[in-house]
RNA sequence: GCCCCGGUAGCUCAGCAGGACAGAGCAACGGUUUCCUAAACCGCAGGUCGGGAGUUCGAGUCUCUCCCGGGGCG
Numbered sequence: 001g002c003c004c005c006g007g008u009a010g011c012u013c014a015g016c017a018g019g020a021c022a023g024a025g026c027a028a029c030g031g032u033u034u035c036c037u038a039a040a041c042c043g044c045a046g047g048u049c050g051g052g053a054g055u056u057c058g059a060g061u062c063u064c065u066c067c068c069g070g071g072g073c074g
Stems, first nucleotide, its partner, number of pairs: 001073007010026004019057001029043004050066005
């Protein structure tokens, strides 16, 4: 330098063909229980989907560009 994969909640990830309020588990927080802690159960909060631009009535999803991580080739 070229090619491929990935970037979505604090962490690990899903989102299949562009459409309905962006989700799950764990963690955190509150509660029940307990002498206390843990476990269990219940509840709540948390995201401008890596940045920017474009296409579209509509973009996490498609296109372009840049950044970051991983892999391959030279």